[in-house]
RNA sequence: GCGGGUGUAGUUUAGUGGUAGAACGCUUCCUUCCCAAGGAAGAGGUCGUGGGUUCGAUCCCCAUCACCCGCU
Numbered sequence: 001g002c003g004g005g006u007g008u009a010g011u012u013u014a015g016u017g018g019u020a021g022a023a024c025g026c027u028u029c030c031u032u033c034c035c036a037a038g039g040a041a042g043a044g045g046u047c048g049u050g051g052g053u054u055c056g057a058u059c060c061c062c063a064u065c066a067c068c069c070g071c072u
Stems, first nucleotide, its partner, number of pairs: 001071007010024004018055001026042005048064005
C1' cells in the first nucleotide's frame, strides 16, 4: 500500500428498514441481628465518527477513526 472482519449500557452481548432488549454489575426497598443468598422496583444508550438514500436507518450506501486477520 491492497483486501476482509469487528465496533450497541460500566462489562459481555441480542437485534437483516417501523418506539434498542437481555445477563452480570450499580442504586433503592423487602427478607436477616449483620453478611451472603433470594425477591421487588429503578437509573444508566446521541448504536465508534461524519455524510448520503428513505416518510422512517443499529440495519442500506460512501468516507473516516480504533482494533484484529490476511496479502504484498

Annotation
Model confidence (mean pLDDT): 83 of 100. This is a predicted structure of a 72-nucleotide RNA (transfer RNA) from a Candidatus Woesebacteria bacterium. Rfam family: tRNA. Rfam classes the family as a transfer RNA. The organism belongs to Candidatus Woeseibacteriota, within Bacteria.